RNA sequence: CCAGCUGGUCGGAUGACCGCCGCCGCGACGCCCGAAAGGGUGCGGGGGAGGAAAGUCCGGGCUCCAUGGAAACACGGUGCCGGGUAACGCCCGGCGGGGGCGACCCCAGGGAAAGUGCCACAGAAAACAGACCGCGGCCCGGGCUUCGGCCUGGCGCAAGGGUGAAAUGGUGCGGCAAGAGCGCACCGCGCCCUCAGCAAUGAGGGCGGCAGGGCAAACCCCACCGGGAGCAAGACCGAAUAGGGGUGACGCGGCGGCCGAGAGGCUGUCAGGGCCGUUUCCGGUCCAGUCGCCCGGGUAGGUUGCGAGAAGCGUCCGGCGACGGGCGUUCCAGAUGAAUGGUCAUCCACUGCGGGGAAGCCCGCACGGACAGAACCCGGCUUACAGACCGGCUGGCAUU
Numbered sequence: 001c002c003a004g005c006u007g008g009u010c011g012g013a014u015g016a017c018c019g020c021c022g023c024c025g026c027g028a029c030g031c032c033c034g035a036a037a038g039g040g041u042g043c044g045g046g047g048g049a050g051g052a053a054a055g056u057c058c059g060g061g062c063u064c065c066a067u068g069g070a071a072a073c074a075c076g077g078u079g080c081c082g083g084g085u086a087a088c089g090c091c092c093g094g095c096g097g098g099g100g101c102g103a104c105c106c107c108a109g110g111g112a113a114a115g116u117g118c119c120a121c122a123g124a125a126a127a128c129a130g131a132c133c134g135c136g137g138c139c140c141g142g143g144c145u146u147c148g149g150c151c152u153g154g155c156g157c158a159a160g161g162g163u164g165a166a167a168u169g170g171u172g173c174g175g176c177a178a179g180a181g182c183g184c185a186c187c188g189c190g191c192c193c194u195c196a197g198c199a200a201u202g203a204g205g206g207c208g209g210c211a212g213g214g215c216a217a218a219c220c221c222c223a224c225c226g227g228g229a230g231c232a233a234g235a236c237c238g239a240a241u242a243g244g245g246g247u248g249a250c251g252c253g254g255c256g257g258c259c260g261a262g263a264g265g266c267u268g269u270c271a272g273g274g275c276c277g278u279u280u281c282c283g284g285u286c287c288a289g290u291c292g293c294c295c296g297g298g299u300a301g302g303u304u305g306c307g308a309g310a311a312g313c314g315u316c317c318g319g320c321g322a323c324g325g326g327c328g329u330u331c332c333a334g335a336u337g338a339a340u341g342g343u344c345a346u347c348c349a350c351u352g353c354g355g356g357g358a359a360g361c362c363c364g365c366a367c368g369g370a371c372a373g374a375a376c377c378c379g380g381c382u383u384a385c386a387g388a389c390c391g392g393c394u395g396g397c398a399u400u
Base pairs, nucleotide, nucleotide: 001396002395003394004393005392006391007390008389009388010387012347013346014345015344016343017342018341020048021047023045024044025043026042030041031040032039033038050371054382055381057380058379059378060377061376062230063229064228065227075226076225077224078223079222080094081093082092083091084090095109096107097106098105099104110221111220115219116218117215118214119213132161133160134157135156136155139154140153141152142151143150144149169187170186171185172184173183174182188210189208190207191206192205193204194203195202196201234304235303236302237301244295245294246293247292248291249290250289253270254269255268256267257266258265259264272287273286274285275284276283277282311330312329313328314327315326316325317324318323348369351366352365353364354363355362356361
C1' cells in the first nucleotide's frame, strides 16, 4: 500500500431572534372557563427524544383479580457444559460439529437399542431390505454344436454399473468359482477400564466383526420453568338526564255484571312483588301511581398513577470475561389530539458545476443532512440506518 476480519464511539456544531410543553421560585390578590371537581392567565430560573424512542418478540418491576398448602394431570415454553443476572429464550467463557489459507464466522446442539408414524420423485429394493444391468465354477438340469464352446433355467453372490437427499460401515491386503468382516491391519462404531477436567468433553488401553439407515422445527419420552389480565392497570373527586333506595303528602290494579242522572257504591273473577307462619299447598298482611325532600352507586368530565432509578458520570479494587463491590459526584423530557419547532448567520460532512495544480489538494458558486418521533418504567432480542471517527487483528505485495 492492497484485500479482509472484529470491537467501540458519534450520528451535524455554535450563536441570535420568535414560539411550544413540563418543573422550581416569587406572588398568592385579581381576572377568565366550569354546576362542581378542577383548569388557565404574570415575572424570573433551569430542563425538553433515540441508538434504535420502532416491531411489541422474550424477561421483570408496578397494579388489580384469583388463590389454604403440597402433589398429580392437562396445556404452553426451554433444551451441550459452567458461570453472570432481579429475571430471561439474553450475555460471557468453554466443549462438540460445520465453513474459511487466516483473523474469524455459523449451529432449536437432550433422547432414534420405549412405542407410534413418515421417508416425495426416481429406483429392482426406502426398512422383517432387495436383485434391473452385472459376476460365477468340472454345483444340478434343458437346447444347439463345426466338439473349441454358445444360449438358457435353477443355484450362489452383492464387488462394479445405474436410481436417489439417503442403499445395511470406509480404505488396503489376503481369500474365493465369483464374492462377502469371510480373515487381517488402520480408520469409524459399540461396550468396559484408566487418566485429565467442577462439567460438557478429551486422551490412552482392552474387548467386540459391526449390531442400531434418516427424521423428534412429526407425535412422543426425559429434565427444568410457568396463575390471569394489563397504565384504556388501578386510586380519588364527580354533574345534567335516566334509573335505584328511604321518607312525607295525596291516591288505590286489570276485566266483567248490577244499581245510580252523576260522583260513586255493591259484587264476581284474574295477575305480580315484599314480609310473616312452616319448604310446597294454603292462609294473613302490605305495596304498585303522582309530586316534594334526602341518600348512595355509576356515566360525561377532572385529578392522580408519572418520573431518584436493577439511574448516569468519574475513579479504585476483584474477575480471562459477562459482571460484581467500594468511594466521590449529578438530577437529566413527562405530553394526553398529544410539546420537544421555525427563521437567519458562520462553519462541518455529502453531491454537482467552473477554475488552478504534476499530485496530495486549493479556490469560487449552487444544492443540502441517514433511519426515524417518547406515551407506566426497566433489562434484552430483532429489524431500519447517509456518513464520520477510534482501537485490535489476519492474508498478500514492496522496501529497509
The RNA shown here (Bacterial RNase P class A) has 400 nucleotides and comes from a Hyphomicrobiaceae bacterium. Its mean pLDDT, the model's own confidence on a scale to 100, is 77. The model forms 95% of the base pairs in the Rfam consensus. It matches the Rfam family "Bacterial RNase P class A". Its family is annotated with tRNA processing, dimeric ribonuclease P complex and ribonuclease P activity in the Gene Ontology. The family's RNA type in Rfam is ribozyme.